[in-house]
RNA sequence: GCCCCGGUAGCUCAGCUGGCAGAGCGGCGGCCUCGUAAGCCGCAGGUCGCGGGUUCAAAGCCCGCCCGGGGCUCCA
Numbered sequence: 001g002c003c004c005c006g007g008u009a010g011c012u013c014a015g016c017u018g019g020c021a022g023a024g025c026g027g028c029g030g031c032c033u034c035g036u037a038a039g040c041c042g043c044a045g046g047u048c049g050c051g052g053g054u055u056c057a058a059a060g061c062c063c064g065c066c067c068g069g070g071g072c073u074c075c076a
Base pairs, nucleotide, nucleotide: 001072002071003070004069005068006067007066010025011024012023013022019056027043028042029041030040031039049065050064051063052062053061
C1' cells in the first nucleotide's frame, strides 16, 4: 500500500428489507431482611467513530477520513 471484519449506554453485544435506538451485566433509588447477599419494582445513562451525500425519513445505502483486529505483499 491492497483486501476482509469491526466501531451502537460504563462493559459485553443485538438491532432483519431504511420507518419510535434496545437487551444483559453494572450504577442509583425503593421494597423485602435483624443485617448483608439473592430476589422483586422503578430510575438514570446514547455525537449509533467523524465529515459529507442520497432520501419525506439513515445505526443500516453511497463517498472520504479516523481507530481496532486479521490477511496479503506472488511470478517475471